A computed fold for a 71-nucleotide RNA from Papaver nudicaule, annotated as transfer RNA. It matches the Rfam family "tRNA". By type it is a transfer RNA. RNAcentral holds the sequence, with entries from Rfam.

RNA sequence: GAAUUUGUGGUGCAAUGGUAGCACGGUUGACUUUAUGUCAGAAAAUGUGUGUUCGACUCACACCAAGUUCA
Numbered sequence: 001g002a003a004u005u006u007g008u009g010g011u012g013c014a015a016u017g018g019u020a021g022c023a024c025g026g027u028u029g030a031c032u033u034u035a036u037g038u039c040a041g042a043a044a045a046u047g048u049g050u051g052u053u054c055g056a057c058u059c060a061c062a063c064c065a066a067g068u069u070c071a
Base pairs, nucleotide, nucleotide: 001070002069003068004067005066006065007064010024011023012022013021018054027041028040029039030038031037047063048062049061050060051059
């Protein structure tokens, strides 16, 4: 320098262009003498920008970051 893959709560992962969910973790409350544990509730995320579309995690382009291959 070129090609290619990936980027989603604190962590690990889902989501056919049509309400962004699951598990763990953290937090609040209840049960419990306390802890553990169980139950219930709430908080928390689509790498950045532009575009296509009635509607974008999803499609297109550029950029950013990480990985792989080639030179």